[in-house]
Molecule: THF (Tetrahydrofolate) riboswitch aptamer
RNA sequence: CACAGAGUAGAAGUCUGUGCGUUAAGUGUUAGCUGAACGGGGAGUUGUCAGCUAAACGAAGAGCCUUGCUUGCGGUACAGACUUCGCAUCCCGCUUCG
Repeated sequence: CACAGAGUAGAAGUCUGUGCGUUAAGUGUUAGCUGAACGGGGAGUUGUCAGCUAAACGAAGAGCCUUGCUUGCGGUACAGACUUCGCAUCCCGCUUCG
């Protein structure tokens, strides 16, 4: 110098457990504002995530021996396990080989 490669945060899915809602919150959609994170280092988006506000949309309960229990339902919350994916991008660094 050239070729090739590794590595993060995190994301998605499945299963299990414990909750919440079923008197509809949550989830999902759109708009605005604010903030955060983004391989070991630096930069970093029109991408990602979170919070707040507003708008539109919108649901599945049932049974029983009824201080409750059982079983469903919800693009429901959290935790764990497994699987898959994985720096938007740029520069430097690291590893293998030449």